[in-house]
RNA sequence: AGGGAUGUAGCUCAGCUGGUAGAGCGUCUGUCUCCAAAACAGAAGGUCGUAGGUUCGAAACCUACCAUCCCUG
Numbered sequence: 001a002g003g004g005a006u007g008u009a010g011c012u013c014a015g016c017u018g019g020u021a022g023a024g025c026g027u028c029u030g031u032c033u034c035c036a037a038a039a040c041a042g043a044a045g046g047u048c049g050u051a052g053g054u055u056c057g058a059a060a061c062c063u064a065c066c067a068u069c070c071c072u073g
Stems, first nucleotide, its partner, number of pairs: 001072007010025004019056001027043005049065005
């Protein structure tokens, strides 16, 4: 330099054919308990890597860029 993969909650990851952003774990609160753990109930937490474009509507499609990893030279 060229090619490819990945980027979504604190962490690991879903998200279908473009139509309400989710799960598990973790955190916090409550119930229970003498206390704690466990169990159960609930809550908070998101610019969907960045910026544009297409569209009535984009996490998803298109373009450029950024970060990490892999391959080629």

The RNA shown here (transfer RNA) has 73 nucleotides and comes from a Candidatus Beckwithbacteria bacterium.
The RNAcentral record of the sequence draws on ENA.
It matches the Rfam family "tRNA". It is annotated as a transfer RNA.
Its mean pLDDT, the model's own confidence on a scale to 100, is 82.